[in-house]
About this RNA:
Glycine riboswitch aptamer from Tardiphaga sp., 102 nucleotides, folded computationally. Lineage of the source: Bacteria > Pseudomonadati > Pseudomonadota > Nitrobacteraceae > Tardiphaga.
RNA sequence: GACGUCACGUCGGGAGAGAUCGGCCGCUUCUGCGAGGAAGAGGGCUGGCGCCGAAGGAGCAACCGCCCCGGAAACUCUCAGGCAAACGGACCGCGUGACUGG
Numbered sequence: 001g002a003c004g005u006c007a008c009g010u011c012g013g014g015a016g017a018g019a020u021c022g023g024c025c026g027c028u029u030c031u032g033c034g035a036g037g038a039a040g041a042g043g044g045c046u047g048g049c050g051c052c053g054a055a056g057g058a059g060c061a062a063c064c065g066c067c068c069c070g071g072a073a074a075c076u077c078u079c080a081g082g083c084a085a086a087c088g089g090a091c092c093g094c095g096u097g098a099c100u101g102g
Base pairs, nucleotide, nucleotide: 004099005098006097007096008095009094011093012092013091018049020048021047022046023045024044025043027040028039029038030037031036050083051082052081056079057077058076059075063071064070
């Protein structure tokens, strides 16, 4: 001087799939003398059905020269998660730090 791995960050980018049907609660509006009734809204919680894959998890195994061990995808599953925006988000870039090898 250069490469790689890992961690971190008020940093930048970052996809998919429901404006779905109910229940409860609250809110707003209308109506009523009142008790009450009706309607509205991607409001909160929750259940059904449908759907998505890029947190995490699980499976297959090309590959790591061969065997054991071990590792191993953005493929597969959809347990978890998600299906306006926001948040989150694999991964990419940038910055900082640590470590390994040549």
Model confidence (mean pLDDT): 77 of 100. It matches the Rfam family "Glycine riboswitch aptamer". Its family is annotated with glycine biosynthetic process in the Gene Ontology.